[in-house]
RNA sequence: GCUGGCGGCAUGGCUAAAACAUGCAAGUCGAACGCGAACGCUCCUUCGGGAGCUAGUAGAGUGGCGAAAGGGCGAGUAAUGCAUUCCUAACGUACCCUUGGGUCGGGAAUAGGCCGGGGAAACCCGGAUUAAUACCCGAUAACCCCGUCUGGUCGCAUGGCCGGACGGGCAAAGGCUUGCUGCCCUUGGCGCGGGGAAUGUCCUAUCAGGUUGUUGGUGGGGUAACGGCUCACCAAGCCAAAGACGGGUAGCGGGUGUGAGAGCACGGCCCGCCGCAUCGGGACUGAGACACUGCCCGGACUCCUACGGGAGGCUGCAGUAACGAAUAUUCCGCAAUGCGCGAAAGCGUGACGGAGCAAUGCCGCGUGCAGGAUGAAGCCCCUCGGGGUGUAAACUGCUGUCAGGAGUCAGCAACCCAAUGAGCAACUCCAGAGGAAGGACCGGCUAACUUCGUGCCAGCAGCCGCGGUAAUACGAAGGGUCCAAGCGUUAAUCGGAAUCACUGGGCUUAAAGGGUGCGUAGGCGGACUGGCCAGUGCCUUGUGAAAUCCCACGGCUCAACCGUGGAAUUGCUCGGCAUACUGCCAGUCUUGAGGUCGGUAGAGGGUGCCGGAACUCUAGGUGGAGCGGUGAAAUGCGUAGAUAUCUAGAGGAACGUCAAAGGCGAAGGCAGGCACCUGGUCCGAUUCUGACGCUGAGGCACGAAAGCGUGGGGAGCGAACGGGAUUAGAUACCCCGGUAGUCCACGCCCUAAACUAUGUGCACUAGAUUGUGGGGGUUUUGACGCCCGCACAAUCGAAGCUAAAGUGAUUAGUGCACCGCCUGGGGAGUACGGUCGCAAGGCUAAAACUCAAAGGAAUUGACGGGGGCUCACACAAGCGGUGGAGCAUGUGGCUUAAUUCGAAGCUACGCGAAGAACCUUAUCCAGGGUUUGACAUGUACGGAUUAGCUCGGUGAAAGUCGAGUGACGCUCUUUGAGUGGAACGUACACAGGUGCUGCAUGGCUGUCGUCAGCUCGUGCUGUGAAGUGUCGGGUUAAGUCCCUUAACGAGCGAAACCCCUACCACUAGUUACCAGCGGACCUUCGGGUGCCGGGGACUCUAGCGGGACUGCCGGUGUCAAACCGGAGGAAGGUGGGGACGACGUCAAGUCCUCAUGGCCUUUAUGCCCUGGGCUGCACACGUGCUACAAUGGUAACUACAGAGCGAAGCGAUACCGCAAGGUGGAGCAAAUCGCAAAAAAGUUGCCCCAGUUCGGAUUGUGGUCUGCAACUCGACCACAUGAAGUUGGAAUCGCUAGUAAUCGCGUAUCAGCAAUGACGCGGUGAAUACGUUCCUGAGCAUUGUACACACCGCCCGUCAAGUCAUGGAAGCCGGGAGUGCCCGAAGUCGCCUCAACUCAGGGGUGCCUACGGCA
Repeated sequence: GCUGGCGGCAUGGCUAAAACAUGCAAGUCGAACGCGAACGCUCCUUCGGGAGCUAGUAGAGUGGCGAAAGGGCGAGUAAUGCAUUCCUAACGUACCCUUGGGUCGGGAAUAGGCCGGGGAAACCCGGAUUAAUACCCGAUAACCCCGUCUGGUCGCAUGGCCGGACGGGCAAAGGCUUGCUGCCCUUGGCGCGGGGAAUGUCCUAUCAGGUUGUUGGUGGGGUAACGGCUCACCAAGCCAAAGACGGGUAGCGGGUGUGAGAGCACGGCCCGCCGCAUCGGGACUGAGACACUGCCCGGACUCCUACGGGAGGCUGCAGUAACGAAUAUUCCGCAAUGCGCGAAAGCGUGACGGAGCAAUGCCGCGUGCAGGAUGAAGCCCCUCGGGGUGUAAACUGCUGUCAGGAGUCAGCAACCCAAUGAGCAACUCCAGAGGAAGGACCGGCUAACUUCGUGCCAGCAGCCGCGGUAAUACGAAGGGUCCAAGCGUUAAUCGGAAUCACUGGGCUUAAAGGGUGCGUAGGCGGACUGGCCAGUGCCUUGUGAAAUCCCACGGCUCAACCGUGGAAUUGCUCGGCAUACUGCCAGUCUUGAGGUCGGUAGAGGGUGCCGGAACUCUAGGUGGAGCGGUGAAAUGCGUAGAUAUCUAGAGGAACGUCAAAGGCGAAGGCAGGCACCUGGUCCGAUUCUGACGCUGAGGCACGAAAGCGUGGGGAGCGAACGGGAUUAGAUACCCCGGUAGUCCACGCCCUAAACUAUGUGCACUAGAUUGUGGGGGUUUUGACGCCCGCACAAUCGAAGCUAAAGUGAUUAGUGCACCGCCUGGGGAGUACGGUCGCAAGGCUAAAACUCAAAGGAAUUGACGGGGGCUCACACAAGCGGUGGAGCAUGUGGCUUAAUUCGAAGCUACGCGAAGAACCUUAUCCAGGGUUUGACAUGUACGGAUUAGCUCGGUGAAAGUCGAGUGACGCUCUUUGAGUGGAACGUACACAGGUGCUGCAUGGCUGUCGUCAGCUCGUGCUGUGAAGUGUCGGGUUAAGUCCCUUAACGAGCGAAACCCCUACCACUAGUUACCAGCGGACCUUCGGGUGCCGGGGACUCUAGCGGGACUGCCGGUGUCAAACCGGAGGAAGGUGGGGACGACGUCAAGUCCUCAUGGCCUUUAUGCCCUGGGCUGCACACGUGCUACAAUGGUAACUACAGAGCGAAGCGAUACCGCAAGGUGGAGCAAAUCGCAAAAAAGUUGCCCCAGUUCGGAUUGUGGUCUGCAACUCGACCACAUGAAGUUGGAAUCGCUAGUAAUCGCGUAUCAGCAAUGACGCGGUGAAUACGUUCCUGAGCAUUGUACACACCGCCCGUCAAGUCAUGGAAGCCGGGAGUGCCCGAAGUCGCCUCAACUCAGGGGUGCCUACGGCA
């Protein structure tokens, strides 16, 4: 928040210890005492009143007991508290029980009542009078109290207990009534209290010193009692790092929640203790209080008032208002239990017993039970077949809990008897399924899924995360899951969290070893012997309240709840035993540690002296124009003589070679030589002491560089600063200068990646190698060797360890001892405080706020202005272009009614489009028209109307209207009739969409890239990601092959297989071919023409084969793969070309080829049509064509191809036209005919370097062709015109051989054509490649990474406005605490005085002191 049937048992102001109206919550006793009504009734009456009863009653007062209990709350309190165990020989005790005694004689008052008075009231004053169990005096008295003396006994000490003698002191109350009760003294007890000790008891050191009655003593006072409790004097102590003092927070315990436990958190109900009662102080009374419903004083607040004064205290039960998220009735009763008083009856009791309210908790019950369909309806889903809700409902039969109605009746009930129940139960009967179900959730964690809506919107969310058009996550519905009179949410505690780690963690790199040493306290500590028994272990005593928890049994129908018994209470304590270990005491020892002796290496430290090289400066000589500096320069220096060079001199700093994986030191650090002073190490010894040791909080000392102070010094270098460069800028890097500083002495600072990012010490646990310093053995001695052992410094490595990297006797292994440090990132090593410092700053060290991470090691990729190897027209070497001009074409932009849409770096831009005048063509624009439709299928109805053709009206056309003509199958006998399918019309389902989403998709395609890669199985390695294989050495165009090999194999790619081409052979020759033979025709007599017969030779065609494989030889190479050279061959190492494109990448492209989910549209976004647009033009870009000319142009002549195409076609010869073309039509479905002329080339002539005989744009005129139609907007021809352009800036493209370049030819689309495009074909036919540094891209292994959307990554700083959090801030305000001083209420105690036998009392005063005030 939603919902809500019943009952039982519990619980219920957690906030304001803030304030309270009203009522009630402590009284009782006449058997302690004196007094004592009235209303009412009866009688009398002089009518004013009186008497009796009421009644010794009500009532108040004196007196006694109680009121200190019960009940409430938790403000204060960190110890004056609480808990546990002890002590009191230092104490008290009314009521009750108990022991032994006593209760005699007197006296004086007073309240009340009466009279009088004051005051608003509260209340007070005066006078006379009165009683007691009220008060006083006297007597008696002890085993009571005090003092002195004394005996016994006991105790840890002071001392206690028991007894004797003497001296002193203190009592009393009666009442009712014949046996009770009270009173006084006294003994013991129960129970309850006072006091003391030890131990335990939260956070904070950014609280480190606190204390003056403080610590102790002597004496006095005080108390029930000990005590600085208090006072005087004396002494100067006492507490504290095991945390005093201070600050914050908090009642404590039994217990409660949780947890395996250890713990952690809490202290509500119930029980025990403490504290409090509006705030503060104080005493009185009393057995007991410094007193919740008593008193006095002061403060705040509220109320009354006649303004003079008074009254009050719910943190008792109800209740009010307030506060708050939030918590109940102004109920009933003393019947029970208990308490007070009383002899008792009894009275009182908001304690208590009950009821009421609240689903606040726990527990129990119900809301029905059985049957009931191949399964209603509704709703939901659907593949439309069906499925779900679901035996659920309806319907039939039955039962009777709870609630409702009627009735019967126990127990709580016992107090002499009698009487007495506020409230609660059980049982019987009646009726009748009736009055009684909701909430959350359903993406994973976590049990439970679909549809619709929504579209990063609305919203969800504990964490991860959902939502941007197909959401199991949003909202709804259907269905489901889990609980159930509740269900969810929020808040809180514990758990999981070994995430504060005692049980049970860590510190090389994740957070974390102090910079280093010396050393105090502390912690820990070698071998042996003896003693003690503190720790420790076992047994035992007392205690550990009850309740709770647990177990057993029992009582409410069960349960919750309750009762009885047991166990437990892990603790403390008494006594005893044990003595291994720890500890303590005593003694002994030498191996730990230290000393001694003999050697030993060393940049260990300090001081002084000395040295050479280099550098700068000064003086002089020579010399004469530059020097210097850089990537390149410039600033700078130099004719006043630099640089260079020589000589002499001055100065300061640093010490080349040796030199090293080297040495020394605690660390920082230490390097020329010599001397002096001085610390430590190591080795050896038949030496000495005898545990003297290890670590080390605080503390002390040292501590690179920079920096600071004072005084020196200053050559070189050089922060700051100046200048020159670089640059977009350049407060930098580079250059020229240059001050502090660097150096010395003294004094500070005290930090560092002070690093081995690894604290110190000891012991143990495989080895191998090297260096440094000692020693020993071996050799007769010695050198060189070799071997052994010690110390130090290093490398590799087994086991082990580690998250891994790694470490590994120099441990990060296995253990022990001690110290330091860590607990997510940022904020922050910052603020505040403290402390140190001259300062700079150091040390110590937070929080608010904020994030869902920050981080380590390793893995795979990607990336790098990282390195290595390799490749590609990638560069280079070449050839030709583009970019400049004109035009063509595509795109952007602009324009437009519209200029339809798509393509966008490479990989869009002569791309989709292999043909936009209409059509195409897209609703792109304007306009006209149409609605079952231009197209498909189905159903129903109609009827012979129809389709087609002809004609007419209208219209721009589409269309529409009208007339005529006019089909088909089947059956029946023909005219004809019937019927049927197609067709048509009407109607309904539906069609249609080049509308959207290529980021919902299929298919297809581009690109990396024809780059050599991409993977798998098994095995092996690794905690794992993953690796290995696929790496390495060779080699290749290639992950091609070979060798090696924890790998062995395999797949997709590469290669091969396929096609074209180059050579040969065979087969076959028509339309191709024609050498030889024959013929025909022509002839310039040379010959020509395949024309014919023939031929199968050749060319060619097209089918099938061969050929090439590193096969052969030589060399190199690992006896390899392979490479180099050669032979042969048409062709040689892939012969050339094509097709073929691995795993994947780009959410690449395409919904407008096609297909397709979803959405949208349906008289329109569909369909038809006319006209326009897609061709618009200041511009910009891409791709091309033509040129700029002489390797050219032009004219004439003469050669040589291949591949194609042709019937609505190609179209020859011929003729016409300058030409485009026309006329015409032979031949040809084509190795036959045609298109068809190939062009460049060759030969000859002209042009003569010019805007030209280059170039052809543009424009004019006239034509041709296609087509319904060339205006927008076709191509071509002729004549005329004759623009720009003289080789193209930055930049950029293609190409490695039959390639580039150059020349023409063909085809598709197509009526025609904007084709200079695209796709093919052949002709002519080069140059260059040293090479891989660089640019681009790619491959392999490697390296770094804070990147993984992967460098187009990631990421840092500043900044507007507004806002938030925290710190500072001239100051201002409030709270808490402390110190000094002033004032000083009430009150206790003391003193003085009045009075007086004493006491009480009056007056005065002193000390202390609450509140208040000042600083």
This is a predicted structure of a 1415-nucleotide RNA (small-subunit ribosomal RNA) from an uncultured organism. Its mean pLDDT, the model's own confidence on a scale to 100, is 83. Its Rfam family is "Bacterial small subunit ribosomal RNA".